[in-house]
Context: one part of a larger RNA
Molecule: small-subunit ribosomal RNA, 5' domain
Organism: uncultured bacterium
RNA sequence: AUUGAACGCUGGCGGAAUGCUUUACACAUGCAAGUCGGACGGGGUUUAGGGGCUUGCUCCUAAACUUAGUGGCGAACGGGUGAGUAAUGCAUCGGAACGUAUCCAGUCGUGGGGGAUAGCCCGGCGAAAGCCGGAUUAAUACCGCAUACGUCCUACGGGAGAAAGCAGGGGAUCGCAAGACCUUGCGCGAUUGGAGCGGCCGAUGUCUGAUUAGCUAGUUGGUGGGGUAAAGGCCUACCAAGGCGACGAUCAGUAGCGGGUCUGAGAGGAUGAUCCGCCACACUGGGACUGAGACACGGCCCAGACUCCUACGGGAGGCAGCAGUGGGGAAUUUUGGACAAUGGGGGCAACCCUGAUCCAGCCAUUCCGCGUGAGUGAAGAAGGCCUUCGGGUUGUAAAGCUCUUUCGGCAGGAAAGAAAUCGCCCGCUCUAACAUAGUGGGUGGAUGACGGUACCUGAAGAAGAAGCACCGGCUAACUACGUGCCAGCAGCCGCGGUAAUACGUAGGGUGCGAGCGUUAAUC
Numbered sequence: 001a002u003u004g005a006a007c008g009c010u011g012g013c014g015g016a017a018u019g020c021u022u023u024a025c026a027c028a029u030g031c032a033a034g035u036c037g038g039a040c041g042g043g044g045u046u047u048a049g050g051g052g053c054u055u056g057c058u059c060c061u062a063a064a065c066u067u068a069g070u071g072g073c074g075a076a077c078g079g080g081u082g083a084g085u086a087a088u089g090c091a092u093c094g095g096a097a098c099g100u101a102u103c104c105a106g107u108c109g110u111g112g113g114g115g116a117u118a119g120c121c122c123g124g125c126g127a128a129a130g131c132c133g134g135a136u137u138a139a140u141a142c143c144g145c146a147u148a149c150g151u152c153c154u155a156c157g158g159g160a161g162a163a164a165g166c167a168g169g170g171g172a173u174c175g176c177a178a179g180a181c182c183u184u185g186c187g188c189g190a191u192u193g194g195a196g197c198g199g200c201c202g203a204u205g206u207c208u209g210a211u212u213a214g215c216u217a218g219u220u221g222g223u224g225g226g227g228u229a230a231a232g233g234c235c236u237a238c239c240a241a242g243g244c245g246a247c248g249a250u251c252a253g254u255a256g257c258g259g260g261u262c263u264g265a266g267a268g269g270a271u272g273a274u275c276c277g278c279c280a281c282a283c284u285g286g287g288a289c290u291g292a293g294a295c296a297c298g299g300c301c302c303a304g305a306c307u308c309c310u311a312c313g314g315g316a317g318g319c320a321g322c323a324g325u326g327g328g329g330a331a332u333u334u335u336g337g338a339c340a341a342u343g344g345g346g347g348c349a350a351c352c353c354u355g356a357u358c359c360a361g362c363c364a365u366u367c368c369g370c371g372u373g374a375g376u377g378a379a380g381a382a383g384g385c386c387u388u389c390g391g392g393u394u395g396u397a398a399a400g401c402u403c404u405u406u407c408g409g410c411a412g413g414a415a416a417g418a419a420a421u422c423g424c425c426c427g428c429u430c431u432a433a434c435a436u437a438g439u440g441g442g443u444g445g446a447u448g449a450c451g452g453u454a455c456c457u458g459a460a461g462a463a464g465a466a467g468c469a470c471c472g473g474c475u476a477a478c479u480a481c482g483u484g485c486c487a488g489c490a491g492c493c494g495c496g497g498u499a500a501u502a503c504g505u506a507g508g509g510u511g512c513g514a515g516c517g518u519u520a521a522u523c
Base pairs, nucleotide, nucleotide: 001522002521003520005519006518007517008516009515012370013369014368015367016366017365019362020328025326026325027324029323030322031321034073035072036071039070040069043066044065045064046063047062048061049060050059051058052057053056080281081280082279089206090205091204092203093202094201095200098198099197100196103194104193105192106191107190108189109188110187111145113143114142121134122133123132124131125130151159152158153157165186166185167184168183169182170181173180174179207253208252209251214244215243216242219241220240221239222238223237224236225235226234256278257277258276259275260271261270262269263268283304284303285302286301287300306317307316308315309314334360336359337358338357342356343354344353345352346351373403374402375401376400383394384393385392386391407464410458411457412456413455417450422444423443424442425441426440427439428438429437467512468511469510470509471508472493473492474491478507479506480505481504482503488495489494
């Protein structure tokens, strides 16, 4: 000088920030990932129209909303933790044999068919979780046919392989109607390139120990085969006998790494909280499935430990998400508000979800700022303490007088964070179209958790606001009393055994000040 600190005494206000460093210990409860009806069928509710009539019931049609279900996208992001890991990591610099949903730019296509299944209904089993059977139905779910940019092969030839619709608007024509048809938007399939992201390889650097000196059989290389998105002993069969190591292999211990942080003149040393990048993990161990992407924190399966429910047959669970509880500990916060902003997921959109985030709450834990009054005031008051008894000191300190009102409390006013989405008007583009849609401009209205906000104004009144450590030397600051090697102090030297500036108290003083000291830790 510093700290994610703790402890003791004390404590007025504001701003900004931080807040389980220990048991990667166990977790009650709530929330943390949904969304789309403009993919789909059915059920339900409401409204409107029509029919039957028993006049308040039922049936049909249309519209709006929607639990559960099929389907799509997301759930691999965001959030947490640092157990493992000494190199499958990280940092820096390079590389070639790769992938990529959504996004951007381009090219081509989107033709014609089919069979199921959940839901609903019926039946059965079970305490429950749930399971089984039958009948029936739809799709942007699934499967063929056609065509094929690209791709494969023994290559003038041959082979396999795609697709899906939905919504808005509309002049002519056709149609009894639905609609066909045209067009716009969102999609769907194939393919090329890009962006961003990711997988892989190499070099160099990256703690301690030699009281760890030898280590290695898929081991090192080759060939054939397999596998992967992709190079490769990545895997396998055969062949060769290699490969690493005192420039420290192997083994053991410790540890996430970096940007940074602290210190220091620097070189260095120590460190890796908060914030950012990367990695690893998700009760412990193993495994794959789905998918563009995972071997997946709030998915699945198996095994284990633990907890819970049970009708004993069988089931359920995983806070190292946000709060919160127990435990451990010197020690670390609310079971708060809002999606208003920023961002993310879904959706054409409206909008919905979001413990990400933005805010508020708690704690002097840290940093910064402000205040606890200002001027005057000698009878140098009283009281305290000391005294050589004359006095000295506390001390302009107080009282008194004259002022001010920051902050706090009270009252009133009052921004910015909020302009997009949306409505209307105009222009342009698409178009047969002045429609729909897109886009640019103008304009209007709405939307704030914080919030009784910041900030401003007013009235009152010195009113509500000072402590802590030290005073032998180092080291700024001295006397009295008590005690008597006792009680005690102490960072080092050392004090205390009857006049202790070193113990305890008091007066006085010194240093910091809403803090001050102590302890721990680093330079």